[in-house]
RNA sequence: GGCAAACCCGGAGAAAUCCGGUGACGCAAAGCCACGGGUCCUCGGCCAGCCGCUACGCGGCGGCACGGACAGCCGGGUUGCCGAA
Numbered sequence: 001g002g003c004a005a006a007c008c009c010g011g012a013g014a015a016a017u018c019c020g021g022u023g024a025c026g027c028a029a030a031g032c033c034a035c036g037g038g039u040c041c042u043c044g045g046c047c048a049g050c051c052g053c054u055a056c057g058c059g060g061c062g063g064c065a066c067g068g069a070c071a072g073c074c075g076g077g078u079u080g081c082c083g084a085a
Stems, first nucleotide, its partner, number of pairs: 002027002008021005025072001031078003035075003038070004042065001044066001045064003049061005
């Protein structure tokens, strides 16, 4: 020299969360990549789950993780500024 948590403001999204502004809790990769684990979300998808109804279906609740998010949760991959000694 660099990045920028929380709060607040504006915007996107169903949400998790993200983007911009403000602001610094921290960070020696707090640069980048969702590959493994983990966590979070629930609009849509699926359920050979439960319940209800005006029942060839529809709705509510629950579940899965198909889907989405987190690189400032861990591991892995990859790249990496200037000066002095």